[in-house]
RNA sequence: CGGAUUGUAGCACAGCUUGGUAGUGCGUUCCGUUCGGGACGGAGAGGUCGCAGGUUCAAAUCCUGUCAAUCCGA
Numbered sequence: 001c002g003g004a005u006u007g008u009a010g011c012a013c014a015g016c017u018u019g020g021u022a023g024u025g026c027g028u029u030c031c032g033u034u035c036g037g038g039a040c041g042g043a044g045a046g047g048u049c050g051c052a053g054g055u056u057c058a059a060a061u062c063c064u065g066u067c068a069a070u071c072c073g074a
Base pairs, nucleotide, nucleotide: 001073002072003071004070005069006068007067010026011025012024013023020057028044029043030042031041032040050066051065052064053063054062
């Protein structure tokens, strides 16, 4: 320098192909249960979907650029 893959909640990921209210598990907060804790049950909070721009009535999703990580090649 060229190419590929990945980037979504504190962590691990799904959702993208086929645009239509952003989800799951763990963690965390509160409540119940317990003498207390763990386990279990119930409820909640937490995201401008790496960044910027474009297309569209509508973008995590499509298009362009860009940044970071990993891998391959030179």